[in-house]
RNA sequence: GCCCCUGUAGUUCAAUGGAUAGAACAUGGGAUUUCUAAUCCUAGGAUCUAGGUUCGAUUCCUAGCGGGGGUA
Numbered sequence: 001g002c003c004c005c006u007g008u009a010g011u012u013c014a015a016u017g018g019a020u021a022g023a024a025c026a027u028g029g030g031a032u033u034u035c036u037a038a039u040c041c042u043a044g045g046a047u048c049u050a051g052g053u054u055c056g057a058u059u060c061c062u063a064g065c066g067g068g069g070g071u072a
Stems, first nucleotide, its partner, number of pairs: 001071007010025004018055001027043005048064005
């Protein structure tokens, strides 16, 4: 250089065209406890960027950027 896969919360993953983008762990607050741990309740937090298709895009298409793999 060429080909393939991939990009969603701090992390690991859902959401295969339409309801407020959900869950677990983590973090903050509270309850319980003599204290800690454990347990329970609760809060905040995300779609890589720019275009296109569509009434409607996390989802489909194009380009770019990042990551992984293959190839000489």
Notes:
The RNA shown here (transfer RNA) has 72 nucleotides and comes from a Candidatus Falkowbacteria bacterium. It was read from a public genome assembly. It matches the Rfam family "tRNA". By type it is a transfer RNA. Gene Ontology term of the family: triplet codon-amino acid adaptor activity. Taxonomically the source falls in Candidatus Falkowiibacteriota (Bacteria, Bacteria candidate phyla).